The part of an RNA shown here (large-subunit ribosomal RNA, domain I) has 535 nucleotides and comes from an uncultured Bacteroidota bacterium. It matches the Rfam family "Bacterial large subunit ribosomal RNA". Rfam links the family to the GO terms structural constituent of ribosome and ribosome. The sequence was found in a public genome assembly. Model confidence (mean pLDDT): 84 of 100.

Context: one part of a larger RNA
RNA sequence: CGUAUGGGGAAUGCCUAGGCUCUCAGAGGCGAUGAAGGACGUGAUAAGCUGCGAAAAGCUACGGGGAGUGGCACAUACACUAUGAUCCGUAGAUUUCCGAAUGGGGCAACCCACUAUGUUGAAGACAUAGUACCCGACUUUGUCGGGAGCAAACCCGGAGAACUGAAACAUCUAAGUAUCCGGAGGAGAAGAAAACAAAAGUGAUUCCGUUAGUAGUGGCGAGCGAAAGCGGAAUAGCCCAAACCCAAUUUGUUUCGGCAAAUUGGGGGUAAUAGGACCUCAACAUUCAAUGCUUGCAGAACUAGAAACUACUGGAAAGUAGUACCAUAGAGGGUGAUAGUCCCGUAAAGGUAAUAAGAGUAAUUGAUAGAGGUAUCCUGAGUAGUGCGGGGCACGUGAAACCUUGCAUGAAUUUGCCGGGACCAUCCGGUAAGGCUAAAUACUCCUGAGAGACCGAUAGUGAACCAGUACCGUGAGGGAAAGGUGAAAAGAACCCUGAAUAAGGGAGUGAAAUAGAACCUGAAACCAUAUGCUU
Numbered sequence: 001c002g003u004a005u006g007g008g009g010a011a012u013g014c015c016u017a018g019g020c021u022c023u024c025a026g027a028g029g030c031g032a033u034g035a036a037g038g039a040c041g042u043g044a045u046a047a048g049c050u051g052c053g054a055a056a057a058g059c060u061a062c063g064g065g066g067a068g069u070g071g072c073a074c075a076u077a078c079a080c081u082a083u084g085a086u087c088c089g090u091a092g093a094u095u096u097c098c099g100a101a102u103g104g105g106g107c108a109a110c111c112c113a114c115u116a117u118g119u120u121g122a123a124g125a126c127a128u129a130g131u132a133c134c135c136g137a138c139u140u141u142g143u144c145g146g147g148a149g150c151a152a153a154c155c156c157g158g159a160g161a162a163c164u165g166a167a168a169c170a171u172c173u174a175a176g177u178a179u180c181c182g183g184a185g186g187a188g189a190a191g192a193a194a195a196c197a198a199a200a201g202u203g204a205u206u207c208c209g210u211u212a213g214u215a216g217u218g219g220c221g222a223g224c225g226a227a228a229g230c231g232g233a234a235u236a237g238c239c240c241a242a243a244c245c246c247a248a249u250u251u252g253u254u255u256c257g258g259c260a261a262a263u264u265g266g267g268g269g270u271a272a273u274a275g276g277a278c279c280u281c282a283a284c285a286u287u288c289a290a291u292g293c294u295u296g297c298a299g300a301a302c303u304a305g306a307a308a309c310u311a312c313u314g315g316a317a318a319g320u321a322g323u324a325c326c327a328u329a330g331a332g333g334g335u336g337a338u339a340g341u342c343c344c345g346u347a348a349a350g351g352u353a354a355u356a357a358g359a360g361u362a363a364u365u366g367a368u369a370g371a372g373g374u375a376u377c378c379u380g381a382g383u384a385g386u387g388c389g390g391g392g393c394a395c396g397u398g399a400a401a402c403c404u405u406g407c408a409u410g411a412a413u414u415u416g417c418c419g420g421g422a423c424c425a426u427c428c429g430g431u432a433a434g435g436c437u438a439a440a441u442a443c444u445c446c447u448g449a450g451a452g453a454c455c456g457a458u459a460g461u462g463a464a465c466c467a468g469u470a471c472c473g474u475g476a477g478g479g480a481a482a483g484g485u486g487a488a489a490a491g492a493a494c495c496c497u498g499a500a501u502a503a504g505g506g507a508g509u510g511a512a513a514u515a516g517a518a519c520c521u522g523a524a525a526c527c528a529u530a531u532g533c534u535u
Base pairs, nucleotide, nucleotide: 001532002531003530004529005528006527007526013520014484015483018455019454020452021451022450023449024448025447026446027444028443029150030149037098038097039096040053041052042051044076045075048072049071059092060091061090062089063088064087068080069079070078103112104111105110113131114130115129116128117127118126119125133147134146135145136144137143138142154185155183156182157181158180159179165172169219195202196201206233207232208231209230210229216224217223237436238435239434240380244267245266246265247264248263249262250261251260252259253258272414274379275378276377277376278373279372280371281370287367288366289365290364291363292361293360294359295358298355302350303349308323309322310321311320312319324341325340326330332344333343334342385409386408387407388406389405390404391403392402395421416431417430418429419428420427471478472477491519494506495505496504497503
């Protein structure tokens, strides 16, 4: 240096119990009737996980099911079960202590009370019930109702950075992002023109595509960046305040007949070609909602579910060969190798409790309408607007409209008022200063069904395995490694060596034991033994 055989080691191959990304449905909350999350208990033996709660791996009822059962968990003992268990579904009961934690306290899972009643006559005792705070209503020493906390993202509002980019940096950017706080819902927000547009018109809002990286904006740097219009998704419109009328209460005044004002309640009324009150006329229609009644798609466990045999190889047949069959079922999984016809299933049917979308309806209640006239009245005030200082609008103060508002001011009233990107005129559009509103849109902690030119144990979640564990840190916090015997434990009786319950050799099991639990395959480094060649 090579060859052979081993040790060592864990790569590789194969596998998947777990992940990842989606789709379609569902659900979108739980909680003072005590949640989320925990502590401590609970088994014949019981450390852990799971389940459960002093009624404690469970209790009751109903339904399903039909032979074994007492969770993971493989042992012994003792039990249960055709008088139907275990198991599955639905509805209940129980549900210690802590925790919003709520009688007071507290170093969470502990300590100590008060009131009423009882044991009871007594108590440094026990049992049962109650006793926190805030808000609202009311019949106000009280009663009743609500709130509080938790939860993945989505949504709205309040507060609001810096790194960074500008190749430095200050306006600018990052970005109204991260983060903090408040609030709501299954969605939220927005929303029925004081809107756009432009000589023509549209007709609430939201979302998507386009317009368009355009018009603009910008130490005109870096960058930022629309809208109308067009094409789609989805469509839905309404209610108050006021004028006027009525009632009640209170107050003022009175010549006691009233009158006036305020408050509360009812009617009325809601728009821009202005409308309403008011006056005149007409009419009592139409449509819708809730409740009741009838019906009813659906809906748990579950039921039933077609069709194959023989020979050969083999440890094993589902393989190969031959001859058949079913199919509204040849999806998938399992079974000792690759099974439409062996098992579970699958297709197409059936089943029903709780619950129930929807439909109908002679019932009840509630809501909903027209025409003309125009003298008077009403039509949202510390508002619109203005000045100063900010913010938002794609728009950095600019020619800067529009929206918003901290300070100061401050109108008009339909012959009114606002807008159309300084401003003015004409013209056009609208009717502010009150409110509600489904759908199209966003998201997924969670449930069911399914999919993947996604991963396959250094990958895929940090976690395929008792993982947010072990371990580290005072703490906030950080955070692993670790899968595979075999078809079946058949997991090696018995014997020997040995100090041995170590380890090994026989024997036996098995298809295989170089599959022996340090267990599939078993590469390389490295080590050993034997042997060959060479110096």